Fluoride riboswitch aptamer (crcB RNA motif) from Methylacidimicrobium cyclopophantes, 71 nucleotides, folded computationally. The source organism's lineage runs through Bacteria, Pseudomonadati, Verrucomicrobiota and Methylacidimicrobium. Its mean pLDDT, the model's own confidence on a scale to 100, is 78. The model forms 100% of the base pairs in the Rfam consensus.
[in-house]
């Protein structure tokens, strides 16, 4: 560096995928939880109006967007 065999492998964190590290959650079956942004208005808002922000839980990279400059 290749090939074969066995054995492990969960979920979630407002918008995609990889890597790393961090929380939370975890049901025999019937199933359970984590988790599902924000601000306002209304008597109320998880419902209805009407505004904002971010592709991260946080770090990095890729992809999509949007601003701007230069060729």
């Nucleotide at each position: 560096g290749u090939c074969g065999u066995u054995c492990c492998g969960g979920g979630c964190g407002a918008u995609g995928g990889g890597g790393c590290u961090c929380g939370c959650c975890g049901a025999g079956a019937c199933a359970a939880g984590a988790c599902c942004g924000c601000u306002c208005g209304u008597a109320a808002a998880g419902u209805c109006g009407a505004g904002c922000u971010g592709a991260u839980a946080g770090c990095u990279c890729c992809u999509a967007c949007u601003u701007c400059g230069g060729g």